The RNA shown here (transfer RNA) has 71 nucleotides and comes from Bifidobacterium bifidum. Its mean pLDDT, the model's own confidence on a scale to 100, is 85.
RNA sequence: ACGGGUCAGGUCCAACGGCAGGACGGCGGUCUCCAAAACCGCAGACGGGUGUUCGACUCUCCCGGCCCGUG
Numbered sequence: 001a002c003g004g005g006u007c008a009g010g011u012c013c014a015a016c017g018g019c020a021g022g023a024c025g026g027c028g029g030u031c032u033c034c035a036a037a038a039c040c041g042c043a044g045a046c047g048g049g050u051g052u053u054c055g056a057c058u059c060u061c062c063c064g065g066c067c068c069g070u071g
Base pairs, nucleotide, nucleotide: 001070002069003068004067005066006065007064010024011023012022013021018054026042027041028040029039030038047063048062049061051059
C1' cells in the first nucleotide's frame, strides 16, 4: 500500500429498515438476629461524520480504533 473481518451500558452478547434488549456486574428494596442465596425495582450503551429513507444499530460514502491475510 492492497484485501477481508470487527466496533453496541462496567464486561460478554442479541436486535426482518419500525419502542435498542438479555446475562453478569452496580445501586435500592423485600426476606433474615446478621450475612449469603432468592425475589422485586432502578440507573447505564449504537466509534466520529455524511448521504438515502416517512423512519437507520441495520443500507451508502469518508475518517478512526482493533484483528487476520497479501506484497